[in-house]
RNA sequence: GCCCGAAUGGCGGAAUAGGUAGACGCAAAGGACUUAAAAUCCUUCGGAGGUAACUCCGUGCCGGUUCGAGUCCGGCUUCGGGCA
Numbered sequence: 001g002c003c004c005g006a007a008u009g010g011c012g013g014a015a016u017a018g019g020u021a022g023a024c025g026c027a028a029a030g031g032a033c034u035u036a037a038a039a040u041c042c043u044u045c046g047g048a049g050g051u052a053a054c055u056c057c058g059u060g061c062c063g064g065u066u067c068g069a070g071u072c073c074g075g076c077u078u079c080g081g082g083c084a
Base pairs, nucleotide, nucleotide: 001083002082003081004080005079006078007077010026011025012024019067028044029043030042031041032040046057047056048055049054060076061075062074063073064072
C1' cells in the first nucleotide's frame, strides 16, 4: 500500500431482505424476607429538560438515501486478521 471483518448501556452481548433501540446475562441502587447477613423475590438502572405527566437526543465520527437507518451508500478514526 491492497483486501476482509469489527465498533451498540458500567461490562459481556442480542436486534441483518430498513419499521417501538437496547432482549438476555453480569455488575450496581432501592425495597421485601431475616435477630443480622447470605440466598431468593419485586422494582429501577444511556444523556438532557420538566414538580409531574411527558418531551427531546442517543448504536465509533461526519455526511447522504428514505416517510422511517444500528441495519443501505460515501468519507474518516480505532482495533483485529490476511496479502505484498